[in-house]
RNA sequence: AGCGAGAAGGGCAAACCCGUCGUGAGGCGGGGACGCAAAGCCACGGGACCCCCCCCAGGGUCAGCCGGGCUACCGAAC
Numbered sequence: 001a002g003c004g005a006g007a008a009g010g011g012c013a014a015a016c017c018c019g020u021c022g023u024g025a026g027g028c029g030g031g032g033a034c035g036c037a038a039a040g041c042c043a044c045g046g047g048a049c050c051c052c053c054c055c056c057a058g059g060g061u062c063a064g065c066c067g068g069g070c071u072a073c074c075g076a077a078c
Stems, first nucleotide, its partner, number of pairs: 002078001003075002011036002016031006034064001040070003044067003047062005
């Protein structure tokens, strides 16, 4: 450095419910845990979704869809 344990100490928190913001996707706070070794951060590539009547163009959302980038706790085996 890779790697990732039926390890230790911790961490995050899906669905659902309540409140709140948003036209919406969805965000935030509280409850709640299905899961997660980057489920920490970044819309860079792809993708999904929303708005614009529809398409295009455009503007958004999702980092817990897949890649990629940056940063990071611990230390068995290899």
Notes: c-di-GMP-I-GGC riboswitch aptamer from an Actinomycetales bacterium, 78 nucleotides, folded computationally.